[in-house]
């Protein structure tokens, strides 16, 4: 580094160093920062992915307690929107049609999915 699975709207800060950008990527927006951010030590502290202990089952797994220890995390939804795809509704031309509808183009946008990314764990 590449793969497989789960999980990403919930929680959790104080104190030291350092000095200028800093929210992962590109574009845009919005935010944080000399009242000192971003990092990086230390203490704390949050959740339960590994992990402890009972049960049920009886190999698929599921429940409940826990937090000694391995990671992870403690600003904002993984900050938001587009870059891909499906698609709701709503406008606005268009064809039809007595006049709608239905349809087809177009712009906006609820929601879902993919790709991207964080993390865990496994496996090589």
């Nucleotide at each position: 580094a590449u793969g497989u699975u789960a999980u990403c709207a919930a929680g959790a800060a104080a104190g030291g160093c350092c000095g200028a950008g800093g929210g992962a990527u590109u574009a845009g927006a919005c935010c944080c920062u000399a009242u000192g951010a971003c990092g990086c030590c230390u203490u704390a502290g949050c959740a339960a992915c590994c992990c402890u202990u009972u049960c049920c089952c009886c190999u698929a797994u599921g429940a409940a307690a826990g937090a000694a220890g391995g990671u992870g995390c403690u600003a904002a939804a993984u900050u938001c929107u587009a870059c891909c795809c499906a698609g709701u509704a709503c406008a606005u031309g268009c064809c039809a049609u007595a006049a709608a509808a239905u349809g087809c183009a177009u712009g906006u946008u609820a929601u879902g999915g993919a790709u991207a990314g964080a993390u865990a764990a496994c496996g090589a």
Predicted 3D model of a 124-nucleotide RNA (SAM riboswitch aptamer (S box leader)) from Leeuwenhoekiella sp. The source organism's lineage runs through Bacteria, Pseudomonadati, Bacteroidota, Flavobacteriales and Leeuwenhoekiella.